[in-house]
Context: one part of a larger RNA
Molecule: small-subunit ribosomal RNA, central domain
Organism: uncultured bacterium
RNA sequence: CUGGGCUUAAAGCGUGUGUAGGUGGAUGCCUAAGUACCUUGUGAAAUCCCACGGCUUAACCAUGGAAUUGCUUGGUAUACUGGGUGUCUUGAGCCACUCAGGGGCUACCGGAACAAACGGUGGAGCGGUGAAAUGCGUAGAUAUCGUUUGGAACGCCAAUGGUGAAAACAGGUAGCUGGGGGUGUGCUGACACUGAGACACGAAAGCCAGGGGAGCAAACGGGAUUAGAUACCCCGGUAGUCCUGGCAGUAAACGGUGCGCGUUUGGUGUGGGAGGAUUCGACCCCUUCUGUGCCGGAACUAACGCGUUAAACGCGCCGCCUGGGGAGUACGGUCGCAAGAUUAAAACUC
Numbered sequence: 001c002u003g004g005g006c007u008u009a010a011a012g013c014g015u016g017u018g019u020a021g022g023u024g025g026a027u028g029c030c031u032a033a034g035u036a037c038c039u040u041g042u043g044a045a046a047u048c049c050c051a052c053g054g055c056u057u058a059a060c061c062a063u064g065g066a067a068u069u070g071c072u073u074g075g076u077a078u079a080c081u082g083g084g085u086g087u088c089u090u091g092a093g094c095c096a097c098u099c100a101g102g103g104g105c106u107a108c109c110g111g112a113a114c115a116a117a118c119g120g121u122g123g124a125g126c127g128g129u130g131a132a133a134u135g136c137g138u139a140g141a142u143a144u145c146g147u148u149u150g151g152a153a154c155g156c157c158a159a160u161g162g163u164g165a166a167a168a169c170a171g172g173u174a175g176c177u178g179g180g181g182g183u184g185u186g187c188u189g190a191c192a193c194u195g196a197g198a199c200a201c202g203a204a205a206g207c208c209a210g211g212g213g214a215g216c217a218a219a220c221g222g223g224a225u226u227a228g229a230u231a232c233c234c235c236g237g238u239a240g241u242c243c244u245g246g247c248a249g250u251a252a253a254c255g256g257u258g259c260g261c262g263u264u265u266g267g268u269g270u271g272g273g274a275g276g277a278u279u280c281g282a283c284c285c286c287u288u289c290u291g292u293g294c295c296g297g298a299a300c301u302a303a304c305g306c307g308u309u310a311a312a313c314g315c316g317c318c319g320c321c322u323g324g325g326g327a328g329u330a331c332g333g334u335c336g337c338a339a340g341a342u343u344a345a346a347a348c349u350c
Stems, first nucleotide, its partner, number of pairs: 003322004008303001012318001014201004021194003025088007033081002035077004041071002049065003053061002091191001092188003095184005103177007110154001114150008125136002162169002206247006215241002220236004258317006266295011300305001323350003332343004
């Protein structure tokens, strides 16, 4: 190199953009690099194989042939691949019209709840638990009313629903902005797919600097429980949680299912669009495109299950796996302020 695999047995990079590379639509002409055939030269000898011969035989030896799957010269062929040059529109993109949306960023605004401060009423408890206690309270708590201030999160709508590449995204308004669906066949004319490296994004926790701090709450203190209780329960409580700028780069980052394209019976919900039918018509009904669910046929599967959103049937490209432990560790490299991340063994052992 060749093989078999990757939902759950080992195995899909967290996700995207994209370089090299690999792969690539229909049709005409040219070329002849790949490809096929013929041919030239070469492919040392020995060995191996075949034939025949020499030692009484054999081993051994000799002669001839074949083989040496390769490289090469000249020619022929042109289906396919490549190269060149035209044409085309179905892939791809663009344009016009139109539609839905918690897609992103910024600013401003809102109400409920909570907490605090101040004031009023009031006067002995409150709080908490399985039961208690720590705690709060006559310096007037809890409860209740009013005013003010503060930070965080946005009930109902709400869905099995929507958007986004993923992470993720939900009070309202405005501004800026990305992507997507449908219709038209209007324009370009293969401009495409994948993607080693690379680059970008990337929950929570964590780190640096500056703000902010209501509630919650690692650590920590106290009260209980208990044989003990470095816990579960209770009273407190600091980082943190929030904002701005920077770092970090990991998750059961999951559909445990890489991306793209084509093909293959159906039923039934639901989101968005278009068309038809309906006397007009919201609705209902029919057709169609695009999402998102459930059930299920063939096929597939070790089974579970999957089943036009495939785990079916095929093609292209990438990533990854190769017994368990040692170990996602050591060493080294790279990155990081650190924490650590990434790349990644072996001895030994079963």